[in-house]
Parts: sequence; structure tokens; C1' cells
RNA sequence: UUCAGAUAAAGGCAAACCUUGGGUAACCAGGGGGCGCAAAGUAAAGGGUCUUAGUAAAAAAAGAUAGCCUUACUGCCGAA
Repeated sequence: UUCAGAUAAAGGCAAACCUUGGGUAACCAGGGGGCGCAAAGUAAAGGGUCUUAGUAAAAAAAGAUAGCCUUACUGCCGAA
């Protein structure tokens, strides 16, 4: 340095739910709250899923989701 991740240490993040605000919605942000997470840090590039959304069905578009997966970049620690 790369791969890897312990009954280690110091920490970090924060699900559902409640509340306030934004949005047609998915969902997002603040506060509370902790299910969990070795990248549950960042990024919508490729997929998947969700919303607009009604339709006999399909396709396409716009948006959302990084705590769905792949990928890219970065990061704490020192046992095997």
C1' cells in the first nucleotide's frame, strides 16, 4: 500500500413512529426517538423499485430512492 474486519478502543450515523415545514405525490428538511449500520460518508453513472397516473394493456417522459443492488471517490482503528 492492497485485500480483509475482533466479545478491541475512540467515536460516528440514525429505521419505524411522533411532531413542524415543503411537495399533487413518491419523498425531503428541522426537532424528538433508536431498528440497526464497518462506510447506513459522498455521487443518480447503470439497473431495480416507487410517484405523477388516470388507462383494456403496454411503451415512453419527468421526478424520487445512496438504509435496494452494481459502480466511482473518500474515511477511523489495529487483533487475526